[in-house]
Molecule: transfer RNA
Organism: Limosilactobacillus reuteri
RNA sequence: GGGCUUAUAGUUUAACUGGAGAGAACAGUAAUCUUCUAAAUUACCAACCUUGGUUCGAGUCCAAGUGAGCCCA
Numbered sequence: 001g002g003g004c005u006u007a008u009a010g011u012u013u014a015a016c017u018g019g020a021g022a023g024a025a026c027a028g029u030a031a032u033c034u035u036c037u038a039a040a041u042u043a044c045c046a047a048c049c050u051u052g053g054u055u056c057g058a059g060u061c062c063a064a065g066u067g068a069g070c071c072c073a
Stems, first nucleotide, its partner, number of pairs: 001072007010026004019056001028044005049065005
């Protein structure tokens, strides 16, 4: 220098052919329970890498950029 893959809560991840409130587990917070802690149960908290484009509608498709990984030179 060229090519391919990839990016979603603090972490690990789901989301089918573009379709309507982006879901789960763990973590965290609170409550219940317990003499206290732990465990258990319930509730809450929190996310689509960035900027544009296409579309009635984009996490999903397209372009550029950024980060990560791999291959070629």